The part of an RNA shown here (large-subunit ribosomal RNA, domain VI) has 268 nucleotides and comes from Candidatus Brocadia sp. Rfam family: Bacterial large subunit ribosomal RNA. Gene Ontology terms of the family: ribosome and structural constituent of ribosome. The full RNA is in RNAcentral, with records from ENA. The source organism's lineage runs through Bacteria, Planctomycetota, Candidatus Brocadiia, Candidatus Brocadiales and Candidatus Brocadia. The coordinates come from a structure-prediction model, not an experiment, and the mean pLDDT is 86.

[in-house]
Context: one part of a larger RNA
RNA sequence: UGGAUGAUAUUUGAGGAGAUCUGUCCUUAGUACGAGAGGACCGGGAUGGACGUACCUCUGGUGCACCAGUUGUCGUGCUAACGGCAUAGCUGGGUAGCUAUGUACGGAAAGGAUAAAUGCUGAAAGCAUAUAAGCAUGAAGCCUACUCCAAAACGAGAUAUCAUUUUCCAUAAUUGGAAGAGAGACACCUUGAAGACUACGAGGUUGAUAGGCCAGAGGUGUAAGUAUAGUAAUAUGCUAAGCUGACUGGUACUAAUUAGUCGAAAAG
Numbered sequence: 001u002g003g004a005u006g007a008u009a010u011u012u013g014a015g016g017a018g019a020u021c022u023g024u025c026c027u028u029a030g031u032a033c034g035a036g037a038g039g040a041c042c043g044g045g046a047u048g049g050a051c052g053u054a055c056c057u058c059u060g061g062u063g064c065a066c067c068a069g070u071u072g073u074c075g076u077g078c079u080a081a082c083g084g085c086a087u088a089g090c091u092g093g094g095u096a097g098c099u100a101u102g103u104a105c106g107g108a109a110a111g112g113a114u115a116a117a118u119g120c121u122g123a124a125a126g127c128a129u130a131u132a133a134g135c136a137u138g139a140a141g142c143c144u145a146c147u148c149c150a151a152a153a154c155g156a157g158a159u160a161u162c163a164u165u166u167u168c169c170a171u172a173a174u175u176g177g178a179a180g181a182g183a184g185a186c187a188c189c190u191u192g193a194a195g196a197c198u199a200c201g202a203g204g205u206u207g208a209u210a211g212g213c214c215a216g217a218g219g220u221g222u223a224a225g226u227a228u229a230g231u232a233a234u235a236u237g238c239u240a241a242g243c244u245g246a247c248u249g250g251u252a253c254u255a256a257u258u259a260g261u262c263g264a265a266a267a268g
Base pairs, nucleotide, nucleotide: 001152005163006162007161008160009159010158011157015149016148017147018146021049022048023047024046025045026044027043033038051106052105053104054103055102059100060099061098062097066093067092068091069090070089071086072085073084074083075082076081110144111143112142117137118136119135120134166179167178168177169176170175184262185261186260188204189203190202191201192200209255210254211253212251213250214249215248216247218244219243220242225238226237227236228235229234
């Protein structure tokens, strides 16, 4: 920009993309078959490999500043307690998120038309012949079926709902021009398990959208201070303490203010 007014929501599916793998074991059954050795079809069940998709409850990884320990040195006048730098100084743990080696699931079943192949009926050709007319079986392959995209499918589809006006100027008239403006959209702002930007989603005071605050979860592992014991290092009590990024619930304290822009009488 189009799709014969403008929108919002829900959809159909022409067409396209993906997937399509396979082993072993048990049973049927030591049965059929076979002198024996050996040893099934068909059917039923279990469990793997590789591959793929999703997820983070579990097992782990990471987790650049969440907690603790600790070395050297400098600083806060000193002690104590802290802070800076040294690869994040080093070390031990670790929430959310992300993640695989972790967890769950998938390639199942079924239908249709067929290939090689196998048949029924059956003439030409009194026989025979699966073929000439006619009818049937038959594959991991083909078309469906499964998952995803999809009406620019210009053949531009369908359904539901919403909007259905006013003013001014010119004109003989309808008509022409201009402005506002509806449903709705944009922009702006607070933002997100969405994201390069854009887009998409949640919100904008009739508000829990983000921050803060409160409570909790989870993490770390018993803070500082003080008392007691000990010459002291240190230990113990107050103390499962103190601190705590992303998680959960709540709470208008702060910020989403006010204002703005676009957007309709077209078809018969």